[in-house]
Context: one part of a larger RNA
């Protein structure tokens, strides 16, 4: 001095990232229980009482012809003890906010989550030898012994209230008039060579599809959603105007947010003190509507922040018990 166990005086989290370890609640009956809420739930809320053991009363059950004897429940009354769910087993608990609705799933061996997944919700694609998958892309095969209330593919993701404008650029979907377009047809003209016939090569015009140019759709397709000036009778402040630019200039919610740099942003509110919480303001460096917005009861080994209880985390360490370590043999 360490490990693993247990005790502590007065405090009671000051300790630390961070109540991390640990303590503390634990069980049955009674008895009570709020905000909110999808009326189901929250709820074991919370909180509060009672528990041994002796007599007596009542009431039930067994057995027993009956005297009666045993038992279980309950009420009154007393005993005894530091202590009666006396060992042991055996929830701490409240509020506030984020995030993901929810049981679920995952990084076998440093992550269990706000990640994945869901039930819902929406595009799109498939008429069936389906689409779409596998397989030298061949037979076969799944899809499927199914048939659009069906099957792929994708995006959101319960549930409330919504889901704005933009089709210029990319994609997709339609259209076919005209531009462009291969091989193909076509053959004016030309070239070799030969005395000629011929053979050979060369070649405009013209013919020609899909695509692309082109013309329209379509955002729960990929995305995208300004700038400057000036103006109300104190100042500020700007409902208004003026003017470039664009496809079209950001709607409703929300908001120093898991997003905000500047910043520990102002006020508020909790603390004697609070860079972090909580509620608000909006000057949103850089939200924003299924890459979904904004709410939400109920859940969570998620995150934060606060309050009770409770403790060797601490002020501040100290003792005991094993079992190393260590000295001796």
């Nucleotide at each position: 001095c360490g490990a693993u166990a247990c005790u502590g005086a007065a405090g009671g989290a000051a300790c630390u990232c961070g109540g991390c370890a640990a303590a503390a609640u634990g069980c049955a009956c009674c008895u009570g229980u709020a905000a909110c809420u999808u009326c189901g739930g929250g709820a074991g809320a919370a909180g509060g009482g009672u528990g041994a053991c002796c007599u007596u009363g009542c009431a039930g059950a067994a057995g027993g012809c009956a005297a009666c004897u045993u038992u279980u429940g309950u009420a009154a009354g007393g005993u005894g003890g530091c202590a009666c769910a006396g060992a042991g087993c055996a929830g701490g608990g409240g509020g506030u906010a984020g995030c993901g609705a929810c049981u679920g799933u995952u990084u076998a061996u440093c992550a269990a989550a706000a990640a994945c997944a869901c039930a819902g919700g929406g595009c799109u694609c498939u008429g069936c030898a389906a689409a779409g998958u596998c397989u030298a892309u061949a037979a076969g095969a799944c899809g499927a012994u199914g048939u659009a209330u069906a099957g792929g593919g994708u995006c959101u993701g319960a549930c409330g209230c919504c889901u704005g404008c933009c089709c210029a650029g990319u994609g997709c979907c339609g259209g076919a008039a005209g531009g462009u377009u291969a091989a193909u047809a076509g053959g004016a003209g030309g070239u070799g060579u030969g005395c000629a016939a011929g053979c050979a090569c060369u070649g405009a015009a013209u013919u020609g599809a899909a695509g692309c140019c082109c013309c329209g759709g379509u955002g729960a397709a990929c995305g995208g959603c300004g700038g400057c000036c000036g103006u109300a009778a104190c100042u500020a402040u700007g409902a208004c105007g003026g003017u470039c630019c664009u496809a079209a200039g950001g709607u409703a919610g929300c908001g120093a947010a898991a997003u905000u740099c500047c910043u520990u942003g102002u006020c508020g509110g909790g603390u004697a003190a609070g860079u972090u919480c909580c509620g608000a303001c909006c000057c949103g460096c850089a939200c924003g509507a299924a890459u979904g917005g904004c709410g939400u009861a109920a859940c969570g080994a998620c995150u934060u922040c606060c309050c009770c209880g409770c403790u060797g985390u601490c002020u501040c360490c100290a003792g005991u018990a094993u079992c190393g370590a260590c000295u001796c043999a």
Molecule: large-subunit ribosomal RNA, domain IV
Organism: Pseudomonadota bacterium